The RNA shown here (c-di-GMP-I riboswitch aptamer) has 85 nucleotides and comes from a Desulfobacteraceae bacterium. The sequence was found by an Rfam model in a public genome assembly. It matches the Rfam family "c-di-GMP-I riboswitch aptamer". Gene Ontology term of the family: cyclic-di-GMP binding. The prediction has a mean pLDDT of 92.
[in-house]
This record gives sequence, structure tokens and C1' cells, in this order.
RNA sequence: CGAACGAAAGGGCAAAACCGUCAAAAGACGGUGACGCAAAGCCACGGGUCUAAAGCCGGAAGGAUAUGAUCGCCGGGCUACCGAA
Repeated sequence: CGAACGAAAGGGCAAAACCGUCAAAAGACGGUGACGCAAAGCCACGGGUCUAAAGCCGGAAGGAUAUGAUCGCCGGGCUACCGAA
């Protein structure tokens, strides 16, 4: 110095809920708040899951569908603080 690993130290992020804004919705953003997280940092590349405005099917009820969303669902890729066993 690198990999693996995760004791300690310094810290970091922020679930649910509530309020506001955006969105058809899923959900996102901001504030409050902490369930947890050693990548709970970033990327929609593969899978999964969620939503269905428009369009499509249907007499109707409704149905299927992603170009939408989710990285705190999993895998993968990229980057990274500290340093005991």
C1' cells in the first nucleotide's frame, strides 16, 4: 500500500408517522422524527415488486400492459472513512 474482516474511535445516513409541495398514481422532494444500516453512498445493467395517466380489450364491471417508480427487495457495476483481532 492492497484485499479480506468489522473490535474501538470520530462520525454518517435516516424507517414508520405527521406537515407542506410535486405527480393520474406508485412515489419523490423539504421540515420534524428515528426503525434500523459498515456501504441504508452512487448507477435502473439483470431479476423481483409497486402504480396504470394515455392508449388497447370489454356492453359494463373491469382486465392486461411501463415509456413511470423502487438501489432501505436481491444480484451486478463504480466509489469510499477508520484500523484491533